[in-house]
């Protein structure tokens, strides 16, 4: 420089042949329990779904450009 694959909560990661609320785990915050603690339980808070356009009533999902991260190739 070419290929390929990723980028979604603090941190791993799922998810939709485009549909009305975007989730799970751990982590964090509050309760309850106990003489205290942990463990388990119960409640919650945390997302511009990497940026910008573009199709479309409708976009985390198609398209196209850019920015990064990872493998590969020379």
């Nucleotide at each position: 420089g070419c290929c390929a694959g990723g980028g979604u909560a603090g941190c791993u990661c799922a998810g939709u042949u485009g549909g009305u609320u975007a989730g799970a785990g751990c982590g964090u915050g509050g309760g309850a329990c106990u003489c205290a603690u942990a463990a388990g339980c119960c409640c919650g808070a945390g997302g511009u779904c990497g940026u910008g356009g573009g199709u479309u009533c409708g976009a985390u999902c198609c398209c196209c450009a850019c920015c990064u991260c990872u493998g590969g190739u020379a």

A computed fold for a 74-nucleotide RNA from an Opitutales bacterium, annotated as transfer RNA. The prediction has a mean pLDDT of 81. Its Rfam family is "tRNA". Rfam links the family to the GO term triplet codon-amino acid adaptor activity.